Annotation: A computed fold for a 359-nucleotide RNA from Ferruginibacter sp., annotated as Bacterial RNase P class A. Lineage of the source: Bacteria > Pseudomonadati > Chitinophagales > Chitinophagaceae > Ferruginibacter. Of the family's consensus pairs, 96% are formed in the model. Its Rfam family is "Bacterial RNase P class A". Its family is annotated with ribonuclease P activity, tRNA processing and dimeric ribonuclease P complex in the Gene Ontology. It is annotated as a ribozyme.
RNA sequence: UCUAUCAGCCGGGUUAUCGUUCCGAUUUAUCGGAAAGGAAAGUCCGGACAGUACAGAGCAACACACCGGUUAAUGGCCGGUCUCCGCUUAUUGCGGGGGAGAAAGUGCCACAGAAAAUUACUACCCCGCAUACGCGUGGAAAAGUUGAAAACGUGAGGUAAGAGCUCACGGGUUUUUGCAGUAAUGCAUGAAUUGGGUAAACCUUGUGUGCUGUAAUGCCACGUAUACCGGCGCUUGAGGGCGGCUCGUCCGAUGCCGAAGGGUAGGCAGCAAGAUUGUAACAGUAAUGUUGCAGCCAGAUAAAUGAUAACCUCCCGAUUUAUCGGGAACAGAAUCCGGCUUACAGGCUGAUAGAUUUU
Numbered sequence: 001u002c003u004a005u006c007a008g009c010c011g012g013g014u015u016a017u018c019g020u021u022c023c024g025a026u027u028u029a030u031c032g033g034a035a036a037g038g039a040a041a042g043u044c045c046g047g048a049c050a051g052u053a054c055a056g057a058g059c060a061a062c063a064c065a066c067c068g069g070u071u072a073a074u075g076g077c078c079g080g081u082c083u084c085c086g087c088u089u090a091u092u093g094c095g096g097g098g099g100a101g102a103a104a105g106u107g108c109c110a111c112a113g114a115a116a117a118u119u120a121c122u123a124c125c126c127c128g129c130a131u132a133c134g135c136g137u138g139g140a141a142a143a144g145u146u147g148a149a150a151a152c153g154u155g156a157g158g159u160a161a162g163a164g165c166u167c168a169c170g171g172g173u174u175u176u177u178g179c180a181g182u183a184a185u186g187c188a189u190g191a192a193u194u195g196g197g198u199a200a201a202c203c204u205u206g207u208g209u210g211c212u213g214u215a216a217u218g219c220c221a222c223g224u225a226u227a228c229c230g231g232c233g234c235u236u237g238a239g240g241g242c243g244g245c246u247c248g249u250c251c252g253a254u255g256c257c258g259a260a261g262g263g264u265a266g267g268c269a270g271c272a273a274g275a276u277u278g279u280a281a282c283a284g285u286a287a288u289g290u291u292g293c294a295g296c297c298a299g300a301u302a303a304a305u306g307a308u309a310a311c312c313u314c315c316c317g318a319u320u321u322a323u324c325g326g327g328a329a330c331a332g333a334a335u336c337c338g339g340c341u342u343a344c345a346g347g348c349u350g351a352u353a354g355a356u357u358u359u
Stems, first nucleotide, its partner, number of pairs: 001355010012312007020035006037330001041341002044339005049213004056247004061209005066080005081099007100204002105202002107198003121144002124139002127136003152170006171194005177188004217269004226260001229258004239251003276295008313328006
């Protein structure tokens, strides 16, 4: 210098004229100010807010599951710890996944293989028969085949052949004690034990959880019709009290539900000053917190946030410079906030890896 991967930031700007919507001033036709994102998308999480009269209990259902911290809260974020995978400078570092329980119980482990937990296909050994090929009874699981995994591993002794049968050194699981740490856990030491895996398989343990949703909800105006029919009911209680069921409790009478029929569908609030933005200092490994100073940056309701001209920035092509031409991604607020996931032309910055060797 180039390429690739990962992460972060920007992703258009200035001036002028006209136009649209809102807010404020003014007093009635003017002035001033502001106006679509990093994801506004998805609707996947968590909340604020509103309603659910006063209280609830149990079951079911759902969610979470290493430790600590942070936050309004979370399945988010930060730090640490253990384990698995990939790379690597080889316990060094980087990237990614995972984390209650298999010693409460029940299941499952395809195919291959003799066999997936008490199995014997090839081969081995003892005894008997047989000229021999080989056959039968018994022993064994150390060698071999298959597989993700084959009765903890390696070595030696021992044996008819073998086997933790014996010994030495190791591995796994559970656990005592000591030291370090807030803890998860680590290191050391002893004891017992020795097929594994699987719990987004059933299950067990522990912790936790109301629900609905801005078309929530509240106020105002306008308008009409409840006559008839059916069912249930009137304190021996119909119906109702906002996820499901049960219990309990409260409201409740010319009442409730259904059919049929009629009226209305307009306006205001909610509605943007916030768990807010920027900046500095302090505390902290960090996420983040505290304090000071400065600021207000959409609020529409079928939906505004635009058009034109010039210049600048970025990219591509042509060209001897100069200059000319063309292009600029994903995408558009609707109650709001904090996260997660997905989409993105081009530019800049950083880290890692590789290539080159012009300096």